[in-house]
The RNA shown here (transfer RNA) has 72 nucleotides and comes from a Patescibacteria group bacterium. It matches the Rfam family "tRNA". Rfam classes the family as a transfer RNA. The RNAcentral record of the sequence draws on ENA.
RNA sequence: UCCCCGGUGGCGCAACGGUAGCGCAGCUCCCUGUUAAGGAGUUGGUUGCAGGUUCGAAUCCUGCCCGGGGAG
Numbered sequence: 001u002c003c004c005c006g007g008u009g010g011c012g013c014a015a016c017g018g019u020a021g022c023g024c025a026g027c028u029c030c031c032u033g034u035u036a037a038g039g040a041g042u043u044g045g046u047u048g049c050a051g052g053u054u055c056g057a058a059u060c061c062u063g064c065c066c067g068g069g070g071a072g
Base pairs, nucleotide, nucleotide: 001071002070003069004068005067006066007065010024011023012022013021018055026042027041028040029039030038048064049063050062051061052060
C1' cells in the first nucleotide's frame, strides 16, 4: 500500500429497506430466618463518524476512524 471480515444497551449477539429485539448483567418487588437459587415487573440505544440514494436506511452506495485476519 492492497484485499477480506467485523463495529448495534454495561457484556455476548439478533434484526427480508418499513416502530431496533433476545440472553446475561443492573434496578424494584415476591419468596426465604439470611444468602444463593427461583418467580413477577422494569430501566437502559442519536445502530463507530460524515455525506449520498430512497417516501422511508442498522440494512444499499462513497469516504474516513477503530479492531481482527491475509497478500506484498